[in-house]
This record gives sequence, structure tokens and C1' cells, in this order.
RNA sequence: GCCUUUGUGGCAUAGAGGCAUUGCGCGUCCUUGGUAAGGACGAGGUCGCGGGUUCAAAUCCCGCCAAAGGCU
Repeated sequence: GCCUUUGUGGCAUAGAGGCAUUGCGCGUCCUUGGUAAGGACGAGGUCGCGGGUUCAAAUCCCGCCAAAGGCU
């Protein structure tokens, strides 16, 4: 220098164009004599950054950044 894959709440993940999913963790409450376990509810995401296509983009296209792998 070139090619491929990946980037989504604190962590780990799903999502092939139409409200962003689940688990762990966090907060409040229920249950208990108390804890653990269990249950209910809730907070937390401008989907790596910028642009384009589209009525509509996490998703398609282009550029950049970062990580991993490969080629020379």
C1' cells in the first nucleotide's frame, strides 16, 4: 500500500428499509424475621464519525476513524 470482517445503553448481544431486541448490571417496590433466590415496574442508546440514495436508513452506497485477520 491492497483485501476481508467488525463497530448498537456500563458490559455482552439480536436486528436483510417502517416504534432499536434480549441477558447481565443499576434504581424503586412486592415477597422474608433478615439475606439469597424469585416477581413487578422503571431509568439508561442522537446504532463509531461525516455525506449520499429514499416518503422513510442501525440496515443500501461513498469517504474517514478505530479494532482484528490476510496479502505484498